[in-house]
RNA sequence: GCCCCUUUAGCUCAGUCGGUAGAGCAGCAGCCUUUUAAGCUGAUGGUCGCAGGUCCGAAUCCUGUAGGGGGCA
Numbered sequence: 001g002c003c004c005c006u007u008u009a010g011c012u013c014a015g016u017c018g019g020u021a022g023a024g025c026a027g028c029a030g031c032c033u034u035u036u037a038a039g040c041u042g043a044u045g046g047u048c049g050c051a052g053g054u055c056c057g058a059a060u061c062c063u064g065u066a067g068g069g070g071g072c073a
Stems, first nucleotide, its partner, number of pairs: 001072007010025004019056001028042004049065005
């Protein structure tokens, strides 16, 4: 220098063919328990790495760019 993969909640990850973004864990509140833990219930938590473009509509398609990983030279 070229190519490929990856970036989504505090963490680990889903998200099909473009149609208003989810799970588990953690944390919070409640129930239960003499108390803690365990168990059960509920709510909260997101500019989908960043900047543009296309579209009625973008996590998803296109362009550029940044971080991480790998391959070739």
Molecule: transfer RNA
Organism: Minisyncoccota bacterium